Model confidence (mean pLDDT): 82 of 100. c-di-GMP-I riboswitch aptamer from Paranoxybacillus vitaminiphilus, 86 nucleotides, folded computationally. The organism belongs to Paranoxybacillus, within Bacteria.
């Protein structure tokens, strides 16, 4: 110095829930709040997976099915990165 690893210190992120806004929904954003996280940073046409189903198509008669052009990076993956004990 690099890889791997995760002790310490400093600093960081923020689940659920509740409130508000947007949205058809999934979900996102803001506030409160901390379940956790060493990548809980970035990447969603060009890896896999998951959620929703408005428009639409089919069904056939108000139901049901299909369906991403909508989402999820705190599912795996990929890319980059702070600190430095054993």
């Nucleotide at each position: 110095c690099g890889a791997a690893c995760g002790a310490a210190a400093a600093g960081g992120c923020a689940a659920a829930a509740c409130c508000g806004u947007u949205g058809a929904a999934a979900a996102a954003c803001g506030g409160u709040g901390a379940c956790g996280c060493a990548a809980a940073a970035c990447u969603a046409u060009a890896g896999g997976g998951g959620c929703u189903a408005a428009u639409g198509u089919c069904u056939c008669u108000u139901u049901g099915a299909c369906g991403a052009u909508g989402c999820c990076a705190g599912c795996c993956a990929g890319u980059u990165a702070c600190c430095g004990a054993a």